Small-subunit ribosomal RNA, 3' major domain from a metagenome, 479 nucleotides, folded computationally. The coordinates come from a structure-prediction model, not an experiment, and the mean pLDDT is 85. The full RNA is in RNAcentral, with records from SILVA. Its Rfam family is "Bacterial small subunit ribosomal RNA".
Context: one part of a larger RNA
RNA sequence: UGACGGGGGCCCGCACAAGCGGUGGAGCAUGUGGUUUAGUUCGACGCAACGCGAAGAACCUUACCUGGGCUUGACAUGGCCGGGAAUUUCCGGGGAAACCUGGAAAGCUCUUCGGAGCUCGGUCACAGGUGCUGCAUGGCUGUCGUCAGCUCGUGUCGUGAGAUGUUGGGUUAAGUCCCGCAACGAGCGCAACCCUUGUCACUAGUUACCAGCGGGUAAAGCCGGGAACUCUAGUGACACUGCCGGUGCCAAACCGGAGGAAGGUGGGGACGACGUCAAGUCAUCAUGGUCCUUACGUCCAGGGCUACACACGUGCUACAAUGGGCCGGACAAUGGGUCGCCAAAGCGCAAGCUGGAGCCAAUCCCACAAACCGGUCCUCAGUUCGGAUUGUCGUCUGCAACUCGACGGCAUGAAGCUGGAAUCGCUAGUAAUCGUGGAUCAGCUACGCCACGGUGAAUACGUUCCCGGGCCUUGUACA
Numbered sequence: 001u002g003a004c005g006g007g008g009g010c011c012c013g014c015a016c017a018a019g020c021g022g023u024g025g026a027g028c029a030u031g032u033g034g035u036u037u038a039g040u041u042c043g044a045c046g047c048a049a050c051g052c053g054a055a056g057a058a059c060c061u062u063a064c065c066u067g068g069g070c071u072u073g074a075c076a077u078g079g080c081c082g083g084g085a086a087u088u089u090c091c092g093g094g095g096a097a098a099c100c101u102g103g104a105a106a107g108c109u110c111u112u113c114g115g116a117g118c119u120c121g122g123u124c125a126c127a128g129g130u131g132c133u134g135c136a137u138g139g140c141u142g143u144c145g146u147c148a149g150c151u152c153g154u155g156u157c158g159u160g161a162g163a164u165g166u167u168g169g170g171u172u173a174a175g176u177c178c179c180g181c182a183a184c185g186a187g188c189g190c191a192a193c194c195c196u197u198g199u200c201a202c203u204a205g206u207u208a209c210c211a212g213c214g215g216g217u218a219a220a221g222c223c224g225g226g227a228a229c230u231c232u233a234g235u236g237a238c239a240c241u242g243c244c245g246g247u248g249c250c251a252a253a254c255c256g257g258a259g260g261a262a263g264g265u266g267g268g269g270a271c272g273a274c275g276u277c278a279a280g281u282c283a284u285c286a287u288g289g290u291c292c293u294u295a296c297g298u299c300c301a302g303g304g305c306u307a308c309a310c311a312c313g314u315g316c317u318a319c320a321a322u323g324g325g326c327c328g329g330a331c332a333a334u335g336g337g338u339c340g341c342c343a344a345a346g347c348g349c350a351a352g353c354u355g356g357a358g359c360c361a362a363u364c365c366c367a368c369a370a371a372c373c374g375g376u377c378c379u380c381a382g383u384u385c386g387g388a389u390u391g392u393c394g395u396c397u398g399c400a401a402c403u404c405g406a407c408g409g410c411a412u413g414a415a416g417c418u419g420g421a422a423u424c425g426c427u428a429g430u431a432a433u434c435g436u437g438g439a440u441c442a443g444c445u446a447c448g449c450c451a452c453g454g455u456g457a458a459u460a461c462g463u464u465c466c467c468g469g470g471c472c473u474u475g476u477a478c479a
Base pairs, nucleotide, nucleotide: 001479002478003476004475005474007473008472009471010470011469012468013467015463016462019426020425021424022423023422026317027316028315029314030313031312032311033310034308035307042053043052064303065302066301067300068299069298070297073126077125078124079123080122081121082120083119084118087106088105089104090103091102092101093100094099108117109116110115128292129291131290132289133288137286138285139281140280141279142277144275149188150187151186152185153184154183155164156163157162168179169178170177194269195268196267197266199237200236201235202234203233204232205231209226210225213224214223215222240263243257244256245255246254247253319419323378324377325376326375327374328373329372335366336365337364340359341358345354346353347352385416390411391410392409393408394407395406396405432455433454434453435452436451437450438449
C1' cells in the first nucleotide's frame, strides 16, 4: 500500500421488511447429471453451466457408430509426362448408394501450325483435419456493475515503499456540485450529446383520414370533393430548479407551491472506466506449437444425437364456480408476404381440399384478437373440473414420417382437491393475467426465444437482521 475480520462509523441496492404471484407435490415439454449403448458427437458446471452454443437433429444438418468405397483426393495453386480438340447427352453390367466397370453419339476458339486456353489420366510439390492445447494467442463475450470509481502531470511531505491531490463539513443517482484544505490542474469513467415514447406547432396529403357540402347504398369514405380531425414522417418548440415561499453558511442543495401534456435524471433504450475471475470460446472465424497423411482426410447407405431404474434445473397445463360448456356482441398493436401471403365461393364434423380474385403491398392477404360484455346450462362431485395415456380412422409437408413429424375426428379417460424443508420474481402501466406477430423453417416435437398490444393491482413502517456493494477508520502472525 492492499486484502481480510462472526471490528467500528456513514451510505446504497426488490438485500431484508411490507405486499402480490410463483417454484419445490401431479402430468407433460425441454435441458443436464447418471446409467445404458456399436454409437447415444462436442462444448458450457456456484452466483456468471443446465428451454445454454442449437433463431428448427426424419435424410441433409452431423462433427458420433456400423458397413461399403476413394487416395493429388469433396476444395486451392503450380511443375513435369501422356491422351483428348472444350463441352454435352445417351445406353449396359455389379451395387443400398457412393463407387467400380464396359460402350456409343454429337460437339470449340486463338495460332507464328511448334503450341496455348479447357479437360481426363499418371506423377511431384501439396491439399485436408469440428484431431489436441482457450494454461501459447487474436478477436468476441460473461461477471463484479451502470457499481462510482480508476489514474496522471507538476508541486509539496517522507531515507524509502509511498502519501498528498481523491481526506474533511454539507449535498447528490453519481469523485454530482458547493465550502474548506499543500496542493494546483488534467485524463478515463458519471452526466449530456444519439434513438424511442409522452404535448404542441409548421410542412406534406396517398394507399391513410371524413367535420362541413353534394351524390349514392341493404350496408360501406363507396364516389365527387375536402385538407379541418385522426394518422403517417420530416422539421422545430417545450423542462432550465427557470419563477414564488421556506430551510440551509449570503453556498451547493433540499422541502412545498404555481403554471404546464410533462418536474426536478419525465418513462424506456443504446452506451459498461482501470481492472478481477490463467472466467468462456482452438467447434463461428483467425492463429503459434503439436499430431494424422490409402487416414484422425474424403464420399455413401443405414443407424445414433429422440435410449431410461433414477436425480436436478427451466417451463407449460391443471387441481376448478372470480370456474367450465354453448349461443350472441365489442375493442388492439408490432410484424410478415412473389419458389410468397392467399380473399370470395363450394366441399368436408374437422385437420384440410377445390378454387382462383387481389397484392412486390398505409392499397391485397396472413387476420375472427383473446381475456371482456350479454344470455343460458352445470351446483361442489375426481365432476360437464383436469387432460395424460392408449386404440382406431384420417389430413398435410416431404424422395421418404418404422426407429423419429405436426395436426384433426371418434373412443379412452390417468395423476392431480393448492404442494415438506427450502426457494424465486416483481416498486407502475410494473406484477399478475389475456391474446397477437416474427426470426429459424419443406414440415415440426415452440409449452422455447425475441417482440407487440389488451385488462390492470397490492405494498414499502423502516434499515435491527440475511446477501452484495461504496467511502472513512481500526486490528492483523496474510501478500